[in-house]
RNA sequence: GUCCGAUAAUGGCAAACUUACUGAAAAGUAAGGACGCAAAGCUACGGGUCUAAGGUAUUAAUUACUAUGAUCGCCGGGCCGCCGAA
Numbered sequence: 001g002u003c004c005g006a007u008a009a010u011g012g013c014a015a016a017c018u019u020a021c022u023g024a025a026a027a028g029u030a031a032g033g034a035c036g037c038a039a040a041g042c043u044a045c046g047g048g049u050c051u052a053a054g055g056u057a058u059u060a061a062u063u064a065c066u067a068u069g070a071u072c073g074c075c076g077g078g079c080c081g082c083c084g085a086a
Base pairs, nucleotide, nucleotide: 004084005083012037013036017032018031019030020029021028022027035073041079042078043077045076046075047074048071049070050069054066055065056064057063
C1' cells in the first nucleotide's frame, strides 16, 4: 500500500411512521423519529423497479402502451473518502 472489516476508537448517515411544503404521480425537501448502513458519500452510465402528466391507440365510461419523470437504502459500473484488530 492492496484485499479485508473488531462486540476497537472518533465521528457520520437515517428506513418505517408523523407533520408541513413541492409534484399529475412515482417521489423529493424540511423537522421529528431510528429499521438499518463501512461507503446508506457522489454519479441515472448498464440492467431492474415505480409512476404515466404529456403523447399514441381505443372507448359510452374507460383501458392499454410509452420516460423526457423517479429510485444510488435494488444490483452492477465509475469517481472520491475516515479508522486499522485479525

About this RNA:
This is a predicted structure of an 86-nucleotide RNA (c-di-GMP-I riboswitch aptamer) from Aquisalibacillus elongatus. Rfam family: c-di-GMP-I riboswitch aptamer. Rfam links the family to the GO term cyclic-di-GMP binding. The organism belongs to Aquisalibacillus, within Bacteria. The model forms 100% of the base pairs in the Rfam consensus. The prediction has a mean pLDDT of 89.